[in-house]
Context: one part of a larger RNA
RNA sequence: UUGGGUUUAAAGGGUGCGUAGGCGGGAUAGCAAGUCAGUGGUGAAAUCCCGUGGCUUAACCACGGAAUUGCCAUUGAUACUGCUGUUCUUGAGUACGCUCGACGUGGGCGGAAUGUGCCGUGUAGCGGUGAAAUGCUUAGAUAUGGCACAGAACACCGAUAGUGAAGACAGCUCACGAGGGCGAAACUGACGCUGAGGCACGAAAGCGUGGGGAUCAAACAGGAUUAGAUACCCUGGUAGUCCACGCCGUAAACGAUGAUCACUCGUGAUUGGCGAUAUACGGCCAGUCACCUAGCGAAAGCGUUAAGUGAUCCACCUGGGGAGUACGUUCGCAAGAAUGAAACUC
Numbered sequence: 001u002u003g004g005g006u007u008u009a010a011a012g013g014g015u016g017c018g019u020a021g022g023c024g025g026g027a028u029a030g031c032a033a034g035u036c037a038g039u040g041g042u043g044a045a046a047u048c049c050c051g052u053g054g055c056u057u058a059a060c061c062a063c064g065g066a067a068u069u070g071c072c073a074u075u076g077a078u079a080c081u082g083c084u085g086u087u088c089u090u091g092a093g094u095a096c097g098c099u100c101g102a103c104g105u106g107g108g109c110g111g112a113a114u115g116u117g118c119c120g121u122g123u124a125g126c127g128g129u130g131a132a133a134u135g136c137u138u139a140g141a142u143a144u145g146g147c148a149c150a151g152a153a154c155a156c157c158g159a160u161a162g163u164g165a166a167g168a169c170a171g172c173u174c175a176c177g178a179g180g181g182c183g184a185a186a187c188u189g190a191c192g193c194u195g196a197g198g199c200a201c202g203a204a205a206g207c208g209u210g211g212g213g214a215u216c217a218a219a220c221a222g223g224a225u226u227a228g229a230u231a232c233c234c235u236g237g238u239a240g241u242c243c244a245c246g247c248c249g250u251a252a253a254c255g256a257u258g259a260u261c262a263c264u265c266g267u268g269a270u271u272g273g274c275g276a277u278a279u280a281c282g283g284c285c286a287g288u289c290a291c292c293u294a295g296c297g298a299a300a301g302c303g304u305u306a307a308g309u310g311a312u313c314c315a316c317c318u319g320g321g322g323a324g325u326a327c328g329u330u331c332g333c334a335a336g337a338a339u340g341a342a343a344c345u346c
Stems, first nucleotide, its partner, number of pairs: 004317003007300002012314001014201004021194003025088007033081002035077008049065006091191001092188003096183005103177007110154001114150008125136002162169002206247006216240001220236004258313006266291009295302002319346003328339004
């Protein structure tokens, strides 16, 4: 390099938008760049191949042919690709109507629980465990009633449910913003797909500044357990957990399954929409699940939401360890992230 692969054996980028590039729907006219055909020139000789001949043969040598698959010029062909013009509507999009949702951002409000404070009732325990102890409590705890404050999270509904590109999103309500689906077919007329770099978003933890601090809780302290116990269990408890702004840029960021398009047996459940009939059955489109045919697969399994059959583009893999390390570079306040080897060894 060719071939082969990427759910689980090595391997899909965390996700989107999008630049270059690659690829790209139907009809028609022109051009003739790619493409195809003819002709001319050139493609040194030797070598290689074929034929004939010369040394007694061979090696070797001579002659002739072929080949030199290329390049240039020229004359044609026009199916396909390309370029230019015109056109079409099925891809894509816009407008219109109906509708859906924990989609995002900001504000307002609510009740339960927890903790604390104050007042009352009330008396000796409470709490915790396998059993205990540390701890709290006659300065009146725990329990219980009332009032007040604070912060955080939203029971039931709740679901193999829904929404979002992913991360993720759940009390109620208001405002603003964005999106999907269906219907009908009015408008634009290929405006499309993918996407190296790039840009944006990106759980938790962590970092910076300023707030906040109820609960829980790394670190830490004490009590137990134990041979020991820097743990598991218990009592406390600080960062943090929450908010605003700014960083970080990673996860088993998982469906361990890139995006888009087309095609390919059925059955059942469910979410949103739809027209006709209108009581139901049944049907169509877009999602979400379960089982399964063919096919695929090493098997487990996948199976119209493919891991089936094809097409386009991107990313990635090439024995284990060394190692996601070293060095260099870029980014970062730091933590570190990204890129990413080799010696050696089995």
Model confidence (mean pLDDT): 88 of 100. This is a predicted structure of a 346-nucleotide part of an RNA (small-subunit ribosomal RNA, central domain) from a Flavobacteriales bacterium. Taxonomically the source falls in Flavobacteriales (Bacteria, Pseudomonadati, Bacteroidota, Flavobacteriia).